[in-house]
Molecule: RNase P RNA; transfer RNA
Organism: Acidobacteriota bacterium
RNA sequence: GGAGGAGAAGAGACGGUCGCCGCGGAGGCAACUCCGGGGAGGAAAGUCCGAACUCCGCAGGGCAGCGUGCUGGGUAACGCCCAGUCGGCGCAAGCCGAAGGAAAGUGCCACAGAAAACACACCGCCCAAGCGUCGCGGCGCCGCAAGGGGCCGUGGCGACGGCAAGGGUGAAAAGGUGCGGUAAGAGCGCACCGCACCUCCGGUGACGGAGGUGGCCAGGUAAACCCCACGCGGAGCAAGAGCAAAUAGGGGAGAUGCCAAGGGGUGGCCCGCCCUGACGCUCCCGGGUAGCUCGCACGAUCCGGCGGGUAACCGCCGGGCUAGAGGAAUGACCGUCGCCCGGGGCCCAGCGCCCCGGGAACAGAAUUCGGCUUAUUUUCUCCUCCGGCC
RNA sequence: GCUGGCGUAGCUCAGUAGGUAGAGCAUCUGAUUUGUAAUCAGACGGUCGGGGGUUCGAUUCCCUCCGCCAGCUCCA
Numbered sequence: 001g002g003a004g005g006a007g008a009a010g011a012g013a014c015g016g017u018c019g020c021c022g023c024g025g026a027g028g029c030a031a032c033u034c035c036g037g038g039g040a041g042g043a044a045a046g047u048c049c050g051a052a053c054u055c056c057g058c059a060g061g062g063c064a065g066c067g068u069g070c071u072g073g074g075u076a077a078c079g080c081c082c083a084g085u086c087g088g089c090g091c092a093a094g095c096c097g098a099a100g101g102a103a104a105g106u107g108c109c110a111c112a113g114a115a116a117a118c119a120c121a122c123c124g125c126c127c128a129a130g131c132g133u134c135g136c137g138g139c140g141c142c143g144c145a146a147g148g149g150g151c152c153g154u155g156g157c158g159a160c161g162g163c164a165a166g167g168g169u170g171a172a173a174a175g176g177u178g179c180g181g182u183a184a185g186a187g188c189g190c191a192c193c194g195c196a197c198c199u200c201c202g203g204u205g206a207c208g209g210a211g212g213u214g215g216c217c218a219g220g221u222a223a224a225c226c227c228c229a230c231g232c233g234g235a236g237c238a239a240g241a242g243c244a245a246a247u248a249g250g251g252g253a254g255a256u257g258c259c260a261a262g263g264g265g266u267g268g269c270c271c272g273c274c275c276u277g278a279c280g281c282u283c284c285c286g287g288g289u290a291g292c293u294c295g296c297a298c299g300a301u302c303c304g305g306c307g308g309g310u311a312a313c314c315g316c317c318g319g320g321c322u323a324g325a326g327g328a329a330u331g332a333c334c335g336u337c338g339c340c341c342g343g344g345g346c347c348c349a350g351c352g353c354c355c356c357g358g359g360a361a362c363a364g365a366a367u368u369c370g371g372c373u374u375a376u377u378u379u380c381u382c383c384u385c386c387g388g389c390c
Numbered sequence: 391g392c393u394g395g396c397g398u399a400g401c402u403c404a405g406u407a408g409g410u411a412g413a414g415c416a417u418c419u420g421a422u423u424u425g426u427a428a429u430c431a432g433a434c435g436g437u438c439g440g441g442g443g444u445u446c447g448a449u450u451c452c453c454u455c456c457g458c459c460a461g462c463u464c465c466a
Base pairs, nucleotide, nucleotide: 001386002385003384004383005382006381007380008379009378010377012337013336014335015334016333017332018331020039021038023036024035025034026033027032041362045373046372048371049370050369051368052367053236054235055234056233060271061270062269063268065232066231067230068229069228070084071083072082073081074080085099086097087096088095089094100227101226105225106224107221108220109219122167123166124163125162126161131158132157133156134155135154136153137152138151139150141148142147175193176192177191178190179189180188194216195214196213197212198211199210200209201208202207240294241293242292243291250285251284252283253282254281262276263275264274265273301320302319303318304317305316306315307314308313339359340358341357342356343355344354345353346352347350391462392461393460394459395458396457397456400415401414402413403412409446417433418432419431420430421429439455440454441453442452443451
C1' cells in the first nucleotide's frame, strides 16, 4: 500500500432572529397577551416474533390446527441473546447453520439409464462346475458295409450359466483405497479409513477420546404427509372504561318465575359452560357529534459506582424524571467553532498550521416495552492474508 | 394505528401431491373478399413482483423486502 474480518462510538455544539405543539404561572368578562420550562430515533420503519395491559362467554377436557426443534444457561417471555458441541465455507482472521426422527408407516425421485429401492445387467469380463454346440484322442457297442450312437479324457465357442471389477446414465447406483484371492469377480479374506454396536474414561450435557466386536446393516427427501418432545383460548388501545341537552323505535338493570324443549353465544368441531327461554311487574335511559375525559407514560425506566458471573445477565447503593395532542407539533435563516472531501500555500517537515471551495445520509413518535429484520452516514480500535521498502 | 388478502404474456385469468408455464382477447403475417369487418391458419410475446434458502430440480415449500387491495371506530 492492497484485500478482508470482528467490535465500538457518534449522528454536531453554542449564540441570535422568526415560527410550531403541549405543560405550569400571571393578567383579562372574553378573544387573547406576557413570563418560565419541555419537545423524535438508531432505526421512531417493516409489523416478523415475544410480552405487558384491556375486553370477551374466566379460557376446563378431547379431536383438529398452528408454532418451535443440537446442549447448557440468561430472561417477564420469545422463533431473541450468551457460552459451548457438531457440520459446512474460507489460506487465515473468522463467518454461516429451521442442527430431533428416513430400521413406525405412506408418498415422491422428471429426463437419462439395464436398474431409482424386496436392486439390476446395456456394453463388458469368465467358461471352474452344470448345460448347449463344434472338434481331437482313447475304449467298448450295433451294422456285411457305408455309417450310427455311448462312455472317459481334452481343446474352442456360447447363453436360457457365472460376475458386478471396469465403461456408460444420472443430482443420487447398495461402503472407499490397497494387497491377496479367483475361471472371471466380489468384504470372499486381510490392513487402513468410514459405519453400526458394546465397554471404559472425560464432560451437567450436546459430545469427545481409547479399546473391542461385527464384514457392513438396507439411497435421498420430513422448509412432503407424518412420528416424537415442548408450547399455544381469542381479539386487539379503532382494546376498553366513564360522562353528556332534545325526539322516536326501543334498550338496560332487578325481583318473581323457569331452569324442559327450542333459540342464541367460542378460534374450526364435539362435550362442558353462559345467556335467553311467556306475558306481566319495579327502576333507569343518551344519540347528538367521527363530542369530551380517562386508558396515556414512574417504567421488566435511564445514568453512575461497587460486587457476582467466561458471557448474556443479575444484585446492591446513589442520583435523574425524559414528547405525548387533534390526522397529529418538534422547523427555517444567520454567525462562530467542530467533522469530512478537494485544491493551493507556509515552514521548525509534523498526518502540523493557514486560505479558498464544497459536503453532512437514512429517516419522523401515535398504548407501551424486549428482540429480530430492513434502510443509511462518518470515525476509531483490534485482528488476518498478500505485496513493497528499511 | 391494528388486522387480513393478492402480485403469472400488453389486458383478463388458469396452473396441487415440486419435474421443460398455458387459455381467451389484443398485436403481427398469410388465406378468404373488389375492399373492410367477421372467419380460418400460423407466429410473436414471460426476470411467474425483487432477493436469499431447502431440494438433483421451486410459479409451487420456507424466510425477507417491495407494491397493491380490503376490513376494523357508534352498536341496538